Context: one part of a larger RNA
Parts: sequence; structure tokens; C1' cells
RNA sequence: GGUGUAGUUAGACGAAAAGACCCCGGAAGCUUUACUGCAAGUUGUUAUUGGCUUUACGUUUUUAUUACGUAGCGUAGUGGGGAGGCCUUGAAUCCGCCGUCUCGGCGGCGGAGGAGCCGCCAAUGAAACACCCAUUUUUAAAAAUGUAAAAUCUAACCUGUCCCGCAAAACGAGACGGGGACAGUAGCUGCUGGGCAGUUUGUGUGGGGCGCAAUCCUCCUAAAAAGUAACGGAGGAGUUUAUUAAGGUCGGCUUAGCGCGGAUGGACAUCGCGCCGGACCUGUAAGAGGAAAAGCCGGCUUAACUGCGAGACGGACAGGUCGAGCAGAUGCGAAAGCAGAAUCUAGUGAACCGACCGUUGGCACUCGAUGCCGCGGAAGAUUAACGGAUAAAAGCUACUCCGGGGAUAACAGGCUAGUUCCGUCCAAGCGUCCAUAGCGACGACGGAGUUCGGCACCUCGAUGUCGGCUCAUCUUAUCCUGGGGGUGGAGAAGCUCCCAAGGGUUUGGCUGUUCGCCAAUUAAAAAGGUACGUGAGCUGGGUUCAGACCGUCGUGAGACAGGUUGGACUCCUAUCUACUACACC
Repeated sequence: GGUGUAGUUAGACGAAAAGACCCCGGAAGCUUUACUGCAAGUUGUUAUUGGCUUUACGUUUUUAUUACGUAGCGUAGUGGGGAGGCCUUGAAUCCGCCGUCUCGGCGGCGGAGGAGCCGCCAAUGAAACACCCAUUUUUAAAAAUGUAAAAUCUAACCUGUCCCGCAAAACGAGACGGGGACAGUAGCUGCUGGGCAGUUUGUGUGGGGCGCAAUCCUCCUAAAAAGUAACGGAGGAGUUUAUUAAGGUCGGCUUAGCGCGGAUGGACAUCGCGCCGGACCUGUAAGAGGAAAAGCCGGCUUAACUGCGAGACGGACAGGUCGAGCAGAUGCGAAAGCAGAAUCUAGUGAACCGACCGUUGGCACUCGAUGCCGCGGAAGAUUAACGGAUAAAAGCUACUCCGGGGAUAACAGGCUAGUUCCGUCCAAGCGUCCAUAGCGACGACGGAGUUCGGCACCUCGAUGUCGGCUCAUCUUAUCCUGGGGGUGGAGAAGCUCCCAAGGGUUUGGCUGUUCGCCAAUUAAAAAGGUACGUGAGCUGGGUUCAGACCGUCGUGAGACAGGUUGGACUCCUAUCUACUACACC
């Protein structure tokens, strides 16, 4: 060195299971004051559903009744006709009773009575309830009818018992009862309605969640055309203005600051002169602009018009922006001219639907009226997730499931080194004196890769996670043992630095603990790396499934780096590498 046998499990990111954690897409189960429905319950109404009575109310008809300003014999409802009307079928008048009342009267009934009473004529805006017709108001009676309530009846309908048919039931006929137009059933209708069902619950995101954002305007980033990203840095908008226009036009004016002078009067009021130049002001952010002013003041006004629009800018599209000129009508100006809002750039919303306005159009109909449709306009969106999915929508899942992802988190590794640890430089100061025996501020420069992080590069068709046990191996920034320098080293004991990794570096109590505290020792009880060494070596106390309890949160399903208890660790089987022992060549 080769071959083999028996072993050990360090590696083959070993095998097994298309990761259960996390994210993305989908599904399912569950919850609720998510949305929309359905069952069910309940309300009313109609039908099945009939008779009779009473009460209340309404309507109609008939017969009666009622109606008072002042003047006037007087209680004159209104309009019309009208010159006569009523009466022995009992007038005036008197008595009694009833109703009404504005207390004056009016109306009715009964008795006595025995022939008259009223109108036209005079006063009044209007003339006789003398008489007739119509009608309004008040009240009463009767009839019809309707509604509601109540009572009652029996024949629909429901039901108990008996009996007949049948083997027996269901069902049907009959008898005797109990209810009864209720109940039950059906149609329509309002309310309740996770009891049940179908769904929604969005996106960006240095993982996801929480937070924040999403449209428009201005500046920087933006690299001297335009454009240009980030959860980059700064700010604004979701309007305002017409009884003082902040619009149009015509005319006029010049702001702010500084210096000097000047009563009260000052740092700053108003006045004068000068300097300076745009610093003032512009409705509202910023930028760009503005003195022939776009700034300030005054006069007159409505172009903050209608119909169009050559041609351009910008742009994926849609949308957006500028616009000479023409026609009509108008404002200001002597005129030339200017004016289709505002110094400019934000002040916003597509389609569908559509109140409302107009319409020589269509349909329905013979005309009219009316309705619907069309056509031309048009109010109405925090449709703000702002190119707007629907008219209409929230959550939980540790009971979970499927498809995917190392496109994306938790462990480990990698890169980095803010943080951490270790060191070097400078030396203000401490150290009685003296920067450097020992320390060392403010600062500067490195190293390591043990902490907490950042990134998201291998791994999600799986790289098993804390601690302990066992077995180790390496580093040195050395805890002990060894050798040295300095000392604020008398000696001893120390402090500090240099060399040095050969060997060593304890046992217990508490806690799952690493750590830590405590006890007793020791020469010493060092710090670290090795997938925070080591689960195909062990354990399984912790963390991190399904059960359950408490606290807190939540309406709830449920949730909680809150606590508590319980909870399957696969391969008696090792192919290769590695290592150990043995045998042979």
C1' cells in the first nucleotide's frame, strides 16, 4: 500500500414525508350590530265565510225644525214665481201640557169657543212663513246602506265518542256531543330573523402585521434640451372674488429701506429733501415673472358673451394646454385699439343612471289630455384605494387544508462591522512633588468576528431548535504551574507589562435554564471557536400542534415574547468516505 471480517456513527448539507412555522394565491370551518337573501315567528288584509240583534259613527232620501246688527207693529237665511191665500174637515181669543230659546218670542198637542185671520198698501239696501218652487245652515225622527265593536245562532270548517263498510288502518256515510264563522289553510303585506345559505373583507411595503401612503400643484434630488426612481428631502391644494369687484376698459401714480431736517412724536404715525433700486407688493404654497408695471388710486361698466376656429404644444390612449382670425351682439376709449375672467402654474372625477328644462321626432289613442321612448342641454360622486370592479360587504382559525416560494421571514452559514470586545497614538488632569509605578478626559487610528443588529446570497420536493449528559478537538486576548522587565518593589504579599498553549482548570443547593446568586474547597476554579461542536450518540425539563384553567383584550369566533397543567423523538437493518480492532497478501 491492497483485500477482507467485526465494530463506532463524524460526514455524504445521509434516508423518510412536493415544510405543518413564514409569505403569496386559493379553499374550507366558525363568528358577528359585514353585505344580500331564505326558513321560521309575528302584524294587517282578501278568499274559504254564513244568519240575526244591539251600540257608535259616516253617507243618501223623506218629513219636520232652525236663522234676532240698526231703523221698523216684529227673531226679515238666500233666489224665483205671485195678487190673492187659510178657514164649519172649526178662524180670532182663553186655559193646561211639552220642546226650543238670544227670556222677548217661536213651534206642537189637548180642551173651551163659534167666524174670522193674513197679504198687497206706510217704513227698509232687500217684502211678507199669505201661498208655491228650489236651496244653504242648526237640530230631531224614520228608512236604506256602509264601517267598527259587542252579543248570539248553526249550516261551512275543526274535533271527541259510538256505529257501518274493510283482515286492519287510512278514508267515507250515519248518530250523539264540544267548538264555530273564530281557528286552520292559501295569496299579498310591514316587522323580527347567523336558525340556515352564498359571498366580500383590496394594494404598496428592505418578510408580514401595526403605522403610513395612494389624486393634483411647486422646488431639490435630476447628471446645463425634455423626461427620470426610492416608505428620498421640503412645502401646499380639494378654494376665493360681482352692494367697496380681487373681472373689462380708460386715465393717473410709484413701493420698501437708509440718511438729514421738523410741535406733541418715540425704533416705527404724518411733512420736506437726498441716497439706493426693486429688497415692497401680487387673495392663497413654492418657483418663474412683473416699473410702458402684472403693484397702488379713481371714472364708466359686464367680453366671468353666443356660434366657430387656421395652426401649434404636449402626449401610449383617454384626458390636458395655447391660439391668430371670421360672424353676431356688447363694454370702455377722442382714437389707434383692448376685452371670450383673474401675473402664470393646484382648487379635481370617465362611463352608466339621471331630478329638472327644451323639443316642427316616434309609440299607445279618433281628437284632446296623459304616459313611455328618442333628440339637445343639465344639478347630482371624500366613485379621496381619486383611469372610478357591485346599487349593496366585516372578522377568526393553535381544528385546519391545497397549490407555490429560499422571488420572502424565524435557526444555522455567508457579506458587513453601526453596536460589542480588544488594542495603538496624542496627553488635559489624578497620583504630596512628578503626564506615562498605576490611571487617564476631549479626540484620532486600528484589529477580532464571541453580542445586539443590517442585508436577504445557498437551503421552504425539510440544513431538527434551548439546556443537560457523553465524547472531544483547536485558538490565545494565560486563570494556575514556568521564565523575565518596571514598580509609588525593604522582605513577604501585590500591581502592571513581555515570553510561553506542555499539562491542568472542583463538588454541591436553587432554577428547564445558559447565565447568575449562595455554600464548601482548590495551585487555579481563564476566555473563546468548532452548524451558539456533538439528537442516523442519549435525554426532552424549556420553547413551539391538537385538551383544559386563570388574568387581560375582543359583542363574538378567538388572541396574548402573559402565567399554569398535559402532551408519539422514526430507521434491533450503515451502501460510500472516515476512524478502531483483527486476519491475509
The part of an RNA shown here (large-subunit ribosomal RNA, domain V) has 585 nucleotides and comes from Candidatus Giovannonibacteria bacterium RIFCSPLOWO2_01_FULL_46_32. Its Rfam family is "Bacterial large subunit ribosomal RNA". Gene Ontology terms of the family: ribosome and structural constituent of ribosome. Taxonomically the source falls in Candidatus Giovannoniibacteriota (Bacteria, Bacteria candidate phyla). The RNAcentral record of the full RNA draws on ENA and SILVA. Its mean pLDDT, the model's own confidence on a scale to 100, is 81.